[in-house]
C1' cells in the first nucleotide's frame, strides 16, 4: 500500500460491502424436506337442504295462555374440507464446513472406436386379457418405553404370469463403406429374448417400447502443481500376458496360472506442512504473498467400517455394525449427532439476532389451487471496511477578558472569541408518498426512499506527532531516577528526546499501536549480483553421464516465425457509456496470457545423408630438462672407535651455570666404522597436472617443445556422480640411526618462566611395505578457445648471416597505454573484450561446533545446521597518533667543566595529623618562599559568645523632627544605647517650599569570600621563541583528502636558493620598539673644571667657562658591504681586511593555529541554583603561628683562598613630606633628645662589601660554626601573653663537605660581594632591581631527556596511561550428551472377528402368484459354512517429540583473579596444517 483484523482513546448522519481465521470443541430449545385424494382402500366430516323435539326477544293477553320464530338436541341427504396408511416423486439439488488429501484431487488441454442419464423435448409404434396378495383396520398378546409378535379383513397407477413385438437385445452368416490393432457403420437372412396403468371436472394428465436430443455424470491421457538427500534406493497384485468373474463401462479392478518384470539422481520412497483454481493485495514488469466474502471442482458429514433402494449415494437433518460421549429407564433395554438457520457453553486479542416474509428469485410436490422453503429477499447488532455528508457562513480590533513566553520593552493563541447580519446540508415536528407486480389479486422490507413545510447555530471532534529520518519549539517538573525508544540514541542540575502545560504540525468520525504480506532489496540477481585482497575458484588431474560444439551441400520441420478455428464459464480487472443527487455500489459493450488444432516458411538451432581441412590427433626428423622409476659408485663434512704426539682446560653465553676433562679432555697426526645430505655450478634458469624434483654412472618410462606438410577427418571443450595421484606431521608391521632433535631432565634469566638461552636427549626425521588425504596445498587468481598498443631481459628450438643486426614459434621475468577495478592494482602469462562448462558465495559470533550418515586401526576426515546473541565483522585507502621501527637536524639534553641540592641548624611554603577553629584555593613538569608587595587587632573569608532585621552600602514612597558637623560625659568586654555643651543652609508673596541630616513605617529591595572554572566573560600556565599553522585560484583523485608545505644545497629560522602542477597570499620567524656598546650635533643646571681670576686648613667654595666627564634629545654606524677559498656562477660558509662593534653584536619586550572540559566564581564581572530575625551585619576574645613526623624551597656552617682586630680605596640603582632627616650632644649599643636642609642631578637616606695594607689565630668542635636559652634593655603600636623586629651581656647545640639520586649554569656567564625599592605603623633568609669581583670547560652527538622533517608498520583515533587473548570465581540465557522414564504417528506380524456383500450347504422350518389332475416341483425365505472385512488385543525393531540426578562446551553481564598470546619489528615477526606438552592465553 494492503487487512475477515484486535487493542487503546475518542464518536453526529447515511449509502453498499463484510462479520469465529483459535475447539472437524460439546450442545439445551425452536426451525431448516416435503408433497400428491385427478393412483388407492379406509377414517373424520363443514356449508346447504331436510325430518322430528324443545323454544329466547319482541307483540298480543281475559295473566291461563297465545303469536312468534331466534336458537338448541337428535336424524337423513349430501359432500367442501383435512388425514395415519399403500402407492408416485422428491428426501444424492439447495445450505454447511476444509478435517483428509501432494492426487488426474486441482487447473488446463484432449479421448471415450471402453459409458450411464429420472424429470424434459423431438419422433415413431403401442397399452389385451387374467391372477395372487401386503399395509391400513379389527381382534389377541408382550414391553416401562421404543416397539414388536400373532390371527382375520381389504384397494391401487402397489406385486405376478400370459398374449403381442415393427424397432430392440443378444448369436451367427453376407454383401458394401469406413477407421485406430481389437473394430465401427449401413443392408439382407436365421435362431432365441423383452412392455404397459390408469386418473378426471371430458379440457386434458398421465403409463410402455424404441431411436435422437438436450443436461448431467463416470472412466482415461499430455503438460502445470509446497519443503526436505542429515529421506537413496522403493515396490509382490507388485510390471506384464493367458483365462475366468465383474463394472453402466476400459483396466491386477478381482482370482488362478505363467513369466519377471516396475519406479528412481529429469528425485522414486519417506518425513513434514498443505484443500485446488477464478481469483485477491502488492509489484514499473519479471514476480513474491494470499486461497475470508462471490464463482467452479473436491472431500467430509460425532469417529471407523459396510452395503441396501434408487436413474444418480455408499447418502449431513437414510439404514447396519463396531467405538468414545451424553440423555431416558420399571436396569430388563433403548435414544442421540447444528461442519444447516438463529441460539448456549467453552476455547480465544477477537467476530452478531433463539427477529420479518415467501411480496420477489429460485427449488420440490401436485393437473391446478396451493404446500413446504432459515435456500433467498429484508431488517436488527458492529466504525470492521469503503464511500459521501455535516459539526455553520459574512463581517468584526478596544488586537478585550484570560492563558502561555518575554530580553518586561513586548510577543503569541487571534479574526479567534464577544457583537451584529444570515444559511438550514444534517437533527426535530408535521404532512403527502413511491418503483420494486414482465399477472386481474398479493409488498416482508415500509409510513421505508424521496418530496413539502415550520422555527432555530441550536445537538454533532478526536487522535497521533513536533531531536534526526520526518511536516511541526518554548516553558516549568525531573536529575543515568522516573522514564522514553521503529534505527541513530535520549536523562549523571539549564532535557526543542521523560512528564506536564502553552503554541505548533499531520490526519480528521476517525487517530494511533500491534500482527501479518508485498515493496523499497539489484539484500538470491530470469529480467538483474558476484568469487586477488570485502562472504566466495574445488588440493591436482583422468574421465562417465548430462550441457555446449568447426566449415559446405541436399532433406525433413521438433523448437522457431506467420495466418485461420477452438477453448479461455460467469464475476472480477482494464476501456468506453449508462443508473442510484454524487461517490462508493450496479448496468450494458468491447478487450487477454496460455492450451489444442489447422495450413505456410525454411535463415538459425536440431534430426538424418554427404563431403571438407583450418581445431583435434598420427607420422617422420632434431635438439633441451634436478619430469619418474630401478640398480650401482663418489669425494668432503659432522660423530664414535683404536693408536701416537700433548698438558690443563675444553665448552658455552649478554653474562655464566649444568657438562666434558689429570682414569689424560679439547688440539693435532694416523687408520678404522657408520649413517644421513649433495658445497662451488646455482641463474625471478629447467621440468613436472599440482604436491614437487639437484652429486655420478647404467637400465627403464612419461610429457613438452622446434621443423616437414604425408594420414585421419571433428575424432573436439568442460566435466555432477566416480577413480587416481597428493608437502609434512601422524598410525601399523620390519630394518636403520651419523647430526639434527617435539617430549623428558638438568643450568641460566625472571617476581614467576611449564618459554626465548645453554648443556644433554627419546620418539621422529631415512629404508621396504601398506593407512592418512589434510595445509596460508597461494598466483589466496578454475578450465578450454577468440580478440585487444608497446618497450626491455631470460630459456629452449627455427629462418637468416663471414660475423652481427633482424625475423619467427613454444616457455618464464619486469615495465607499462586502452579497457577493467571500491581503491590498491590487473594489463597479450589480464583481474581487458565475449562465448562453453563446472565449483562455490549472500551480515558477524554460536561454528567448520552439534546430531545423523559415510571413510578411516586411530589420530581424525568428508558432508553439515539450529536455538540464542551483536548492530556490527569486514576491505582498501586517507589524515594524525605511538613503535623496545629507520634517515637527518636541534637544545646545559647528554658529554666536559664549575657551583650546589639531598646529610646538620633555622627561616618558609606544602602534607598529615591535631584543634571549637586550625578559612580558602594551587597538585607531575606546568602546586609546595605560589595567590600572600608583607595574618599582634584591622586584613580574616574560620571557631566561641554578644547584638541588628528594610538591614554596614544603593534607589523609591510616606509621616515626623531641624539642623548636618564636632566635642564632653555615664554605661558595657565592646559594638547597639543615652545625656549635655557648641552650631543655625538657600529662596521666600514670611504661609511655607527646596536641599541635607536624623528618626518611624511599609514593601519592592540589599546583602552572601554560599555551589558550580564541568553553564561562561576575562585574565594567566604550558608545550614553546619550538618553526611551525593555513588560505584563494588551479591541478590530481569517486571520495577522506594531495599537491603548495616534497626534493638538492642552507639557515637560528617554512632563512634563503635551485628544482618542481603549481602561482600566490595570511598567522608566526626576521626586522620595526626600548635598552646597552662607538661617533657626532645640540642644550649648559642642580651636573662639570683643562685654561684665567679669587678665596680656604681642606672642598668647583666664589667668578667664570662648556673644552672633557656627565646629564637627555637628536643623528652617524654593520650592510656579508670589501678581499681571498669552497659552493652550482645560486643561497651561503670558512678565513681576513678595516672597525669600538661582523655575521641575529648582549639584553628586554614580543608567545602563530592549537592542545591541557589546564588554573582562577576568592581580583573583577557573570548564567543558573541555594540563604533572607540569617549562609546577611556589627562587636570583643581566639584562631589561620598549634606539632610524633614526611617533603620542596631557602639562609647559615662545618672554616687558614679562613675567622676576628686595626687602618684603608672604588660603584650604580633607587627612595623621601602622617617623609628622608645631616650637624651636635647622650648611650657599649638598639636608640634618644634637639634641629639644619630637602617635595630634591642641589638636602638626605649613605659608611657599599668582597678588595689591599698591617697584625694575630695554627687545624682544634677551635678566636671554626652560631642554634637554643637566661637576663637586661630599645622601638612601632589603643595593645608585642598566645604573637614582632633590633640591641647588650651570658649560653655556646647539630655540624669536619654529606647515600641513592637530582638541579643551575657556555662569558661580564657561573661563582662570589655588598647596595636599593615595593609591600610596610612596626616585622624579609623571601620578591624586584643595581652594580664590585670574576672564572673552567665544550673530543662531540653513540647513549638519557625533549623537539622538528621525510620515510615505514598499525588490529590504536578517548590515539601506547592505547587496544587486546585466555583460563579461574559469579549470574542469568538457550543448547547438546545422558542409566532411563512417558507420549505419538506410521507401517510389519500372528491373533480374534461385528456388520455387510459374495459364494456355498441344508438333514430343519416356512412359503399367496408359475408348472402340474394330485401328490409334488421350480422359486422364495430362513439358517449354517467359507473368503474378505472395521475396531480390538499381542510381538519385535525403527522413527519423532517430551522430560531427566549429573555433565559438556557455548552465550551475556560497570568496576573480580591469573598472567600478556596479538596489534610497531608488540619487545622470541606472524600465521597455516600437524604432533606433543603446559593454571591460561600458549610454548616446542
Nucleotide at each position: 500500500g494492503a487487512u475477515g483484523a484486535a487493542c487503546g482513546c475518542u464518536g453526529g448522519c447515511g449509502g453498499c460491502g463484510u462479520g469465529c481465521c483459535u475447539a472437524a470443541c460439546a450442545c439445551a430449545u425452536g426451525c431448516a424436506a416435503g408433497u400428491c385424494g385427478a393412483g388407492c382402500g379406509a377414517g373424520a366430516g363443514a356449508a346447504a337442504u331436510u325430518u322430528u323435539a324443545a323454544g329466547a326477544a319482541g307483540c298480543c293477553u281475559u295473566c291461563g295462555g297465545g303469536u312468534g320464530g331466534a336458537u338448541u338436541a337428535a336424524g337423513a341427504u349430501g359432500g367442501a374440507u383435512c388425514u395415519a396408511g399403500c402407492g408416485g416423486c422428491g428426501g444424492a439439488c439447495g445450505g454447511g464446513u476444509g478435517a483428509g488429501u501432494a492426487a488426474c484431487g486441482c487447473g488446463u488441454g484432449g479421448g471415450c472406436a471402453a459409458c450411464c442419464u429420472a424429470c424434459c423435448u423431438u419422433a415413431u409404434g403401442c397399452a389385451g386379457g387374467g391372477g395372487a396378495a401386503c399395509a391400513a383396520c379389527a381382534u389377541u398378546g408382550g414391553g416401562a418405553a421404543a416397539c414388536c409378535a400373532g390371527u382375520g379383513c381389504u384397494a391401487a397407477u402397489a406385486c405376478c404370469g400370459c398374449a403381442u413385438a415393427a424397432a430392440g437385445c443378444u448369436a451367427a452368416u453376407c454383401u458394401a463403406a469406413g477407421g485406430c490393432a481389437u473394430c465401427u457403420u449401413a443392408g439382407a437372412u436365421u435362431a432365441g429374448c423383452c412392455a404397459a396403468a390408469g386418473a378426471u371436472u371430458u379440457a386434458u394428465c398421465g403409463g410402455c417400447a424404441u431411436a435422437a436430443g438436450a443436461u448431467g455424470g463416470g472412466c482415461c491421457c499430455g503438460c502445470g502443481u509446497c519443503u526436505a538427500a542429515u529421506u537413496a534406493g522403493c515396490u509382490a497384485g507388485u510390471u506384464g500376458g493367458u483365462a475366468a468373474g465383474g463394472u453402466a463401462a476400459a483396466a491386477g479392478c478381482u482370482u488362478a496360472c505363467c513369466a519377471a518384470g516396475g519406479c528412481g539422481a529429469c528425485g522414486a520412497u519417506u518425513a513434514g506442512u498443505a484443500g485446488c483454481c477464478g481469483a485477491c493485495c502488492u509489484g514499473a514488469g519479471a514476480g513474491g504473498g494470499u486461497g475470508a466474502u462471490c464463482g467452479g471442482c473436491c472431500a467430509c458429514a460425532c469417529u471407523g467400517g459396510a452395503a441396501c433402494u434408487g436413474a444418480g449415494a455408499c447418502a449431513c437433518g437414510g439404514u447396519c455394525c463396531a467405538g468414545a460421549c451424553u440423555c431416558c429407564u420399571a436396569c430388563g433395554g433403548g435414544a442421540g449427532g447444528c461442519a444447516g438457520c438463529a441460539g448456549u457453553g467453552g476455547g480465544g486479542g477477537a467476530u452478531a439476532u433463539u427477529g420479518c416474509a415467501c411480496a420477489a428469485u429460485g427449488g420440490g410436490g401436485g393437473a391446478a389451487a396451493c404446500c413446504c422453503u432459515g435456500a433467498u429477499g429484508c431488517a436488527g447488532c458492529a466504525a470492521c471496511g469503503c464511500c459521501g455528508c455535516g459539526u455553520g457562513a459574512g463581517u468584526g480590533a478596544a488586537g478585550a477578558a484570560g492563558g502561555c513566553c518575554u530580553u518586561c520593552g513586548g510577543g503569541u493563541c487571534g479574526u479567534a472569541a464577544a457583537a451584529c447580519u444570515c444559511u438550514g446540508u444534517u437533527a426535530u415536528a408535521a404532512g403527502g408518498g413511491a418503483a420494486g407486480a414482465a399477472u386481474a389479486a398479493u409488498g416482508a422490507c415500509g409510513g421505508u426512499a424521496c418530496c413539502u413545510u415550520a422555527a432555530g447555530a441550536g445537538g454533532a471532534a478526536g487522535c497521533c506527532c513536533c531531536g534526526g529520518c520526518u511536516a511541526a519549539c518554548u516553558a516549568c517538573g525531573u536529575g543515568c531516577c522516573a522514564g522514553c525508544a521503529g534505527c541513530c540514541g535520549c536523562g549523571g542540575u539549564a532535557a526543542u528526546a521523560c512528564g506536564u502545560a502553552g503554541g505548533g504540525g499531520g490526519c480528521a468520525a476517525g487517530c494511533g499501536u500491534u500482527a501479518u504480506c508485498c515493496g523499497g532489496a539489484a539484500u538470491c540477481a530470469c529480467u538483474g549480483g558476484g568469487c586477488g585482497u570485502a562472504a566466495a575458484g574445488g588440493g591436482u588431474g583422468c574421465g562417465u553421464a548430462g550441457g555446449c560444439g568447426g566449415u559446405u551441400u541436399c532433406u525433413u520441420a521438433a523448437g522457431u516465425c506467420a495466418g485461420g478455428g477452438g477453448u479461455g464459464a460467469a464475476a472480477g480487472g482494464c476501456u468506453a457509456c449508462g443508473g442510484c443527487u454524487c461517490a462508493a455500489c450496479c448496468g450494458u459493450a468491447g478487450u487477454a496470457a496460455g492450451c489444442c488444432u489447422u495450413u505456410g516458411a525454411a535463415a538459425c538451432u536440431a534430426a538424418g545423408a554427404a563431403a571438407c581441412u583450418u581445431g583435434a590427433g598420427u607420422g617422420c626428423a632434431g635438439g633441451a630438462g634436478a619430469g619418474g622409476a630401478g640398480a650401482g659408485u663418489g669425494g668432503a663434512a659432522u660423530u664414535c672407535c683404536u693408536a701416537g704426539u700433548g698438558u690443563a682446560g675444553c665448552g658455552g653465553u649478554g653474562a655464566a651455570a649444568u657438562g666434558c676433562g689429570u682414569a689424560g679432555a679439547u688440539a693435532u697426526u694416523a687408520g678404522g666404522a657408520g649413517g644421513a645430505a649433495c658445497a662451488c655450478c646455482a641463474g625471478u634458469g629447467g621440468c613436472g597436472a599440482a604436491g614437487g624434483c639437484g652429486a655420478c654412472u647404467c637400465u627403464c618410462u612419461g610429457g613438452a617443445c622446434u621443423g616437414c606438410a604425408a594420414c585421419u577427418g571433428a575424432c573436439g571443450c568442460u566435466g555432477a556422480u566416480g577413480c587416481a595421484c597428493g608437502a609434512a606431521a601422524g598410525c601399523g608391521u620390519g630394518g636403520g640411526g651419523a647430526g639434527c632433535g617435539a617430549a623428558c631432565a638438568g643450568g641460566a634469566u625472571u617476581a614467576g618462566a611449564u618459554a626465548c638461552c645453554c648443556u644433554g636427549g627419546u620418539a621422529g626425521u631415512c629404508c621396504a611395505c601398506g593407512c592418512c588425504g589434510u595445509a596460508a596445498a597461494c598466483g589466496a587468481u578454475g578450465a578450454g578457445u577468440g580478440c585487444u598498443a608497446g618497450g626491455u631481459g631470460u630459456u629452449g628450438g627455427g629462418g637468416g648471416u663471414c660475423a652481427a643486426a633482424c625475423c619467427u614459434c613454444a616457455g618464464u621475468g619486469c615495465c607499462g597505454g586502452a579497457g577493467c577495478u571500491a581503491a590498491c592494482g590487473c594489463a597479450u602469462u589480464a583481474a581487458g573484450c565475449a562465448c562453453u562448462c563446472c565449483g562455490c558465495c549472500u551480515g558477524g559470533g554460536g561454528a567448520g561446533u552439534a546430531c545423523g550418515g559415510u571413510c578411516g586401526c586411530a589420530a581424525g576426515a568428508c558432508u553439515g545446521a539450529a536455538a540464542c546473541u551483536c548492530a556490527a565483522a569486514g576491505g582498501a585507502a586517507u589524515u594524525g597518533a605511538c613503535g623496545g621501527g629507520g634517515a637527518c637536524c636541534c637544545g646545559c639534553a647528554c658529554a666536559a667543566g664549575c657551583a650546589g641540592c639531598g646529610g646538620a641548624g633555622c627561616a618558609u611554603g606544602u602534607g598529615g595529623u591535631u584543634u571549637a577553629a586550625u578559612u580558602c584555593g594551587a597538585a607531575g613538569c606546568a602546586a609546595c618562599g605560589c595567590g600572600a608587595a608583607g595574618a599582634a587587632c584591622c586584613u580574616u573569608a574560620c571557631c566561641u559568645g554578644g547584638a541588628c532585621u528594610u538591614g554596614a552600602c544603593a534607589u523609591c514612597c510616606u509621616u515626623c523632627u531641624g539642623g548636618u558637623c564636632g566635642g564632653u560625659c555615664u554605661g558595657u568586654a565592646a559594638c547597639g544605647a543615652g545625656a549635655c555643651c557648641c552650631u543655625u543652609c538657600u529662596c521666600u508673596u514670611c504661609g511655607g517650599a527646596g536641599a541635607c541630616a536624623g528618626a518611624a513605617g511599609u514593601g519592592a529591595c540589599a546583602g552572601g569570600u554560599g555551589g558550580u572554572g564541568c553553564a561562561u566573560g576575562g585574565u594567566u600556565g604550558u608545550c614553546g621563541u619550538c618553526a611551525g599553522c593555513u588560505c584563494g585560484u588551479g591541478u590530481c583523485g569517486u571520495g577522506a583528502g594531495a599537491u603548495g608545505u616534497u626534493g638538492g644545497g642552507u639557515u637560528a629560522a617554512g632563512u634563503c636558493c635551485c628544482g618542481c602542477a603549481a602561482c600566490g597570499a595570511g598567522c608566526g620567524c626576521a626586522a620595526c620598539c626600548c635598552u646597552u656598546g662607538u661617533c657626532u650635533u645640540u642644550a649648559g643646571u642642580u651636573g662639570c673644571c683643562a685654561g684665567c681670576a679669587a678665596g680656604u686648613a681642606a672642598u668647583g667654595u666664589u667668578g667664570g667657562g662648556c673644552a672633557c666627564u656627565c646629564u637627555a634629545g637628536a643623528g652617524a654606524g654593520a650592510c656579508u658591504g670589501c678581499c681571498g677559498g669552497g659552493g652550482a656562477u645560486a643561497a651561503c660558509u670558512c678565513g681576513g681586511a678595516g672597525g669600538a662593534a661582523g655575521g641575529u653584536g648582549g639584553g628586554g619586550a614580543u608567545g602563530a593555529c592549537g592542545u591541557c572540559a589546564a588554573a582562577u566564581c576568592a581580583u573583577c564581572a557573570u548564567g543558573c541554583c541555594c540563604c533572607u530575625u540569617a549562609u546577611g551585619u556589627u562587636c570583643a576574645g581566639g584562631g589561620c603561628u598549634a606539632c610524633a613526623c614526611a617533603c620542596g624551597u631557602g639562609c647559615u656552617a662545618c672554616a687558614a683562598u679562613g675567622g676576628c682586630c686595626g687602618a684603608u680605596a672604588c660603584a650604580a640603582a633607587g627612595g623621601g613630606c602622617a617623609g628622608c632627616g645631616a650637624g651636635a650632644g647622650g648611650g657599649u649599643a638598639a636608640c634618644c633628645u634637639u634641629a639644619a636642609g630637602c617635595g630634591a642631578a642641589u638636602c638626605u637616606c649613605a659608611u657599599a662589601a668582597a678588595g689591599u695594607c698591617g697584625g694575630u689565630c695554627c687545624c682544634a668542635g677551635u678566636u671554626c660554626g652560631g642554634a637554643u636559652u637566661g637576663u637586661g634593655g630599645g622601638c612601632u603600636g589603643a595593645a608585642a601573653c598566645u604573637c614582632g623586629c633590633c640591641c647588650a651581656c651570658a649560653u655556646g647545640a647539630a655540624g669536619u663537605u654529606g647515600g641513592a639520586g637530582u638541579u643551575g649554569c657556555u662569558a661580564g656567564u657561573a661563582a662570589u660581594c655588598g647596595c636599593g625599592g615595593a609591600u610596610c605603623a612596626g616585622c624579609a633568609u623571601g620578591u624586584c632591581g643595581c652594580g664590585g669581583u670574576g672564572a673552567a670547560u665544550g673530543c662531540g652527538u653513540u647513549c638519557c631527556c625533549g623537539g622538528g622533517u621525510c620515510u615505514u608498520g598499525u588490529a590504536c583515533a578517548c590515539a601506547c596511561c592505547g587496544c587486546c587473548c585466555g583460563u579461574c570465581a559469579c549470574a542469568c540465557c538457550a543448547c547438546g550428551g545422558a542409566a532411563g522414564u512417558c507420549g505419538g504417528a506410521a507401517g510389519c506380524a500372528c491373533c480374534c472377528g461385528a456388520a455387510g456383500c459374495c459364494a456355498g450347504c441344508u438333514a430343519c422350518u416356512u412359503u399367496a402368484a408359475c408348472c402340474g389332475a394330485a401328490a409334488g416341483g421350480a422359486g422364495a425365505g430362513a439358517g449354517c459354512u467359507g473368503u474378505c472385512g472395521a475396531a480390538g488385543g499381542u510381538g519385535a525393531a525403527g522413527c519423532c517429540g517430551a522430560u531427566g540426578a549429573c555433565u559438556g562446551g557455548g552465550g551475556u553481564g560497570a568496576a573480580g583473579u591469573c598472567g600478556u598470546a596479538a596489534c610497531a619489528a608488540g619487545g622470541u615477526a606472524g600465521c597455516c596444517g600437524u604432533a606433543u606438552c603446559g593454571g591460561a592465553a600458549g610454548g616446542u
Model confidence (mean pLDDT): 83 of 100. The RNA shown here (small-subunit ribosomal RNA) has 1484 nucleotides and comes from Natronincola histidinovorans. The RNAcentral record of the sequence draws on ENA, Greengenes, RefSeq and SILVA. Lineage of the source: Bacteria > Bacillati > Peptostreptococcales > Natronincolaceae > Natronincola.